[in-house]
RNA sequence: GCCAAGGUAGCUUAGCUGGUUAAAGCACAAACAUGGUAAGUUUGAGACCGUGGGUUCGACUCCCACCCUUGGCU
Numbered sequence: 001g002c003c004a005a006g007g008u009a010g011c012u013u014a015g016c017u018g019g020u021u022a023a024a025g026c027a028c029a030a031a032c033a034u035g036g037u038a039a040g041u042u043u044g045a046g047a048c049c050g051u052g053g054g055u056u057c058g059a060c061u062c063c064c065a066c067c068c069u070u071g072g073c074u
Stems, first nucleotide, its partner, number of pairs: 001073007010026004019057001028044005050066005
């Protein structure tokens, strides 16, 4: 330099042939419960989706450029 896959919550992932508050598990906070702790039950907060543009009535989703990670080729 070229090719492929990926970047979504603190972590691990889902989501989508474009459609109206982006979902779950673990972790976190509160309450319940216990003599107390862990486990358990309930509730809650937390990401506008790598960055910047474009297309569109509408973009996490499509297009372009760039950045980063992993693998391969040279």
The RNA shown here (transfer RNA) has 74 nucleotides and comes from a Patescibacteria group bacterium. Rfam family: tRNA. The family's RNA type in Rfam is transfer RNA. Lineage of the source: Bacteria > Bacteria candidate phyla. The RNAcentral record of the sequence draws on ENA.